[in-house]
């Protein structure tokens, strides 16, 4: 100088005016004072997993969804760690949506003759046909060319992301794993190492087997539903029901209960409707349910802030992580607080000047301006993903 990986910060200080929670005090029932606390690494997307709450918790079959190298970690996960395999990089390191293509089915664009137990377009070779030439007395033979009729051939050319192993030889009319040697690959067996994925070695075999499972499918494992508007407690107007009292009466007052009333349709062991995640069987609960019209409420509190918590030290582990000790309490709104203003300092950035160091890329310094990224809790937590101006620190690699 060029990089790789990881951790952290992400405007600061002071004054002043406010906002929300809690504690105490005061006046006195909603205000004042004092003290204290008051957004994030992603609070975001709501993608995955859990806690918590309610419903369900006979069973069987079918369908459906998810995950996918191995071993671990974790409350759990599609997360994380280490390792294996494949690919990339000189390297630190990075990437992988990484079970099975010999269970079966399907697909493989364009180009190409042919895209999977394939294929003859050009070429090569053989036979036949036609023509010219040569030889022969002759039937004919030889040789050259044409046409592209029949057949052989996967060596060569050409197409393609991919053409049914590669190189050399034997062989042949020409050829071909047809055969041979070596190499690559696959399968089987044995030995050794590893918990394992897998790795190394030896031998044998037929010679060779395309890709695609973010296509169906097969295998293994996992999977109830809905969600804090969950759910609970309290209060309660009109109306309705019951009671008591007042009034001759229409009616009125009070108390208690319920949480709405009216109309139509349908239904009560010939069963509405509902539950067991979907469907079928089966099981259970069962008197309501549907539609229309009209009205009321739309309040308070709990859930709800002590938690798989945070900081720190030691120990175990390669690591994710675990154990123990000590210390700490850290937002809780519900039209939704966490902010505004002033002063000082200030990174990025823009302009000027051209100074110092260095061979150089570049670094440092001076003057003026400028004035801080992405973004904001709403039941909580663990992850993933996405956004993010700029800065700090650590470890490592390559080059000089």
């Nucleotide at each position: 100088g060029a990089g790789u990986c990881g951790a952290c910060c992400g405007g600061g200080c002071a004054g002043u005016c406010g906002c929300g929670g809690c504690a105490c005090c005061g006046c006195a029932u909603g205000c004042g004072g004092u003290g204290u606390c008051g957004a994030g690494g992603a609070a975001a997307g709501u993608c995955c997993g859990g806690g918590c709450u309610c419903c369900a918790c006979a069973g069987g079959g079918c369908a459906g969804g998810g995950u996918g190298g191995u071993u671990g970690c974790c409350a759990a996960c599609g997360g994380c760690a280490a390792c294996c395999c494949g690919g990339g990089g000189u390297g630190a390191c990075c990437c992988g949506c990484g079970g099975g293509a010999c269970a079966g089915u399907g697909c493989c664009a364009c180009a190409g003759a042919g895209a999977a137990g394939a294929g003859a377009c050009c070429g090569c070779c053989g036979g036949g046909c036609c023509g010219a030439c040569g030889c022969g007395c002759g039937a004919g033979c030889g040789c050259c060319g044409g046409a592209g009729c029949c057949g052989g051939u996967a060596a060569g050319g050409g197409u393609g992301a991919a053409a049914c192993g590669g190189u050399g030889g034997u062989g042949u009319a020409a050829g071909a794993g047809a055969c041979c040697a070596c190499c690559a690959g696959c399968g089987c067996g044995c030995c050794g190492g590893g918990u394992g994925a897998c790795c190394g070695g030896c031998g044998c075999g037929g010679c060779u087997c395309g890709g695609u499972a973010a296509a169906c499918c097969c295998c293994a494992c996992c999977c109830g539903g809905a969600g804090c508007a969950a759910g609970g407690u309290c209060a309660g107007g009109a109306g309705c029901c019951g009671g008591u009292c007042c009034g001759u009466g229409a009616g009125g007052a009070c108390c208690g209960g319920u949480g709405c009333g009216c109309a139509g349709g349908u239904g009560u062991u010939c069963g509405a409707g509902g539950g067991c995640g979907g469907c079928c069987c089966g099981c259970c609960c069962g008197a309501g349910c549907c539609u229309g019209c009209g009205g009321g409420u739309g309040g308070a509190c709990c859930g709800c802030a002590c938690g798989a918590g945070c900081g720190u030290g030691c120990c175990g582990g390669u690591g994710a992580c675990g154990g123990c000790g000590c210390g700490c309490c850290c937002a809780g709104a519900u039209g939704g607080a966490u902010g505004g203003c002033u002063g000082c300092c200030g990174a990025a950035c823009g302009g000027g000047a051209g100074g110092c160091c260095g061979c150089g890329a570049g670094g440092c310094a001076c003057c003026c301006g400028g004035g801080a990224a992405c973004a904001g809790a709403a039941c909580c937590c663990g992850g993933c993903u996405u956004a993010c101006a700029g800065g700090u620190c650590g470890a490592c690699u390559c080059g000089u």
The RNA shown here (Bacterial RNase P class A) has 400 nucleotides and comes from uncultured Nakamurella sp. Taxonomically the source falls in Nakamurella (Bacteria, Actinomycetota, Actinomycetes, Nakamurellales). RNAcentral holds the sequence, with entries from MGnify. It matches the Rfam family "Bacterial RNase P class A". Rfam classes the family as a ribozyme. Of the family's consensus pairs, 97% are formed in the model. The prediction has a mean pLDDT of 76.